[in-house]
Molecule: transfer RNA
Organism: Candidatus Colwellbacteria bacterium
RNA sequence: CGCGGGGUAGAGGAACGGUACCUCGGAAGCCUCAUAAGCUUCAGGAGUGGGUUCGACUCCCGCCCCCGCAA
Numbered sequence: 001c002g003c004g005g006g007g008u009a010g011a012g013g014a015a016c017g018g019u020a021c022c023u024c025g026g027a028a029g030c031c032u033c034a035u036a037a038g039c040u041u042c043a044g045g046a047g048u049g050g051g052u053u054c055g056a057c058u059c060c061c062g063c064c065c066c067c068g069c070a071a
């Protein structure tokens, strides 16, 4: 250099082109004599630049990074 897969919240994962959710973690409140557990709420996210589309995490292209295959 060639081929394939991947990049989504602090961590790990979902999501027929139409409100971006789940678990753990964080914060606040409730409960308790207190702690833990439990319940409720909140904060926090699309690798990057373009294209297609009324509309893109999703489809297409370039670039960056990670994993694998081949050489």
Stems, first nucleotide, its partner, number of pairs: 002069006010024004018054001026042005047063005